A computed fold for a 114-nucleotide RNA from a marine eukaryotic metagenome, annotated as Glycine riboswitch aptamer. The prediction has a mean pLDDT of 78. Of the family's consensus pairs, 90% are formed in the model. RNAcentral holds the sequence, with entries from MGnify.
[in-house]
RNA sequence: GUUCGGGAGAGAACCUGGUUUUUCGAUAAUCCGUUAUCGGUAAUCGGAACAGGUCACCGAAGGGGCAAGUUGCAUCCGUGGAUGCGGUGAAACUCUCAGGUAAAAGGACCGGAC
Numbered sequence: 001g002u003u004c005g006g007g008a009g010a011g012a013a014c015c016u017g018g019u020u021u022u023u024c025g026a027u028a029a030u031c032c033g034u035u036a037u038c039g040g041u042a043a044u045c046g047g048a049a050c051a052g053g054u055c056a057c058c059g060a061a062g063g064g065g066c067a068a069g070u071u072g073c074a075u076c077c078g079u080g081g082a083u084g085c086g087g088u089g090a091a092a093c094u095c096u097c098a099g100g101u102a103a104a105a106g107g108a109c110c111g112g113a114c
Base pairs, nucleotide, nucleotide: 001114002113003112004111005110006109011055013054014053015052016051017050022048023047024046025045026044027043031040032039033038056101057100058099062097063095064094065093069088070087071086072085073084074083075082076081077080
């Protein structure tokens, strides 16, 4: 690296938009077909998907931050230390920019095979 398996957290939140497209459901005048009961349909309403926004929450894609240590410079003192200011410096810590908050997908990390 490829493939297989395992793999947590937190709102299926709320508001607005659009009517066009997609889809689902409800009602269904009229109409059409059938016929003595059904099927389909314009339109309307609602949901999902979509776009924008609001607050809350989560940390395990990615990204940012830093401890010891180490190192540069300066100052101080019997040279090796002390102090100060910088560089470097990890994580499952921390921030929450990004991402996420039913399932699915994704997923740090762990294990098997090649």